RNA sequence: GUCCGCGUGGCUCAGUGGGAAGAGCACCGCCAUCACACGGCGGAGGUCCCAGGUUCGAGACCUGGCGCGGACA
Numbered sequence: 001g002u003c004c005g006c007g008u009g010g011c012u013c014a015g016u017g018g019g020a021a022g023a024g025c026a027c028c029g030c031c032a033u034c035a036c037a038c039g040g041c042g043g044a045g046g047u048c049c050c051a052g053g054u055u056c057g058a059g060a061c062c063u064g065g066c067g068c069g070g071a072c073a
Stems, first nucleotide, its partner, number of pairs: 001072007010025004019056001027043005049065005
């Protein structure tokens, strides 16, 4: 340099027929316990990497860029 894959809560990832965002863990509160852990109930937390485009509507589709990983030179 060319090509491929990935980028979504703090972390690991779903969402891949375009209808507007979820799970597990972690975190906070309550219950329970002498207390801690486990457990039960509830809660908070997201410019979906960035900028354009298509569309009534984009996490998803198109273009460019950035980052990470890989293949080939």